[in-house]
RNA sequence: UCCCCGGUAGCUCAGCGGCAGAGCAGAGAACUGUUAAUUCUAAGGUCGUAGGUUCGAUCCCUACCCGGGGAG
Numbered sequence: 001u002c003c004c005c006g007g008u009a010g011c012u013c014a015g016c017g018g019c020a021g022a023g024c025a026g027a028g029a030a031c032u033g034u035u036a037a038u039u040c041u042a043a044g045g046u047c048g049u050a051g052g053u054u055c056g057a058u059c060c061c062u063a064c065c066c067g068g069g070g071a072g
Base pairs, nucleotide, nucleotide: 001071002070003069004068005067006066007065010024011023012022013021018055027041028040029039030038048064049063050062051061052060
């Protein structure tokens, strides 16, 4: 320098054009003599950045940034 994969909640990851989700963690409650375990509830997001396409973009296109792998 070139090619490929990835970047979404605190963490691990879904979601492939039409209201952004799950598990775990954290918070509150129930239960208990207390803790733990268990159950319930709610909260938590500039979807890496900036543009473009579209009525509408996490999703498609372009450039760039970061991480991983490969070629020379």
Notes
The RNA shown here (transfer RNA) has 72 nucleotides and comes from a Patescibacteria group bacterium. Its mean pLDDT, the model's own confidence on a scale to 100, is 84. It matches the Rfam family "tRNA". Rfam links the family to the GO term triplet codon-amino acid adaptor activity. By type it is a transfer RNA. It was read from a public genome assembly. Lineage of the source: Bacteria > Bacteria candidate phyla.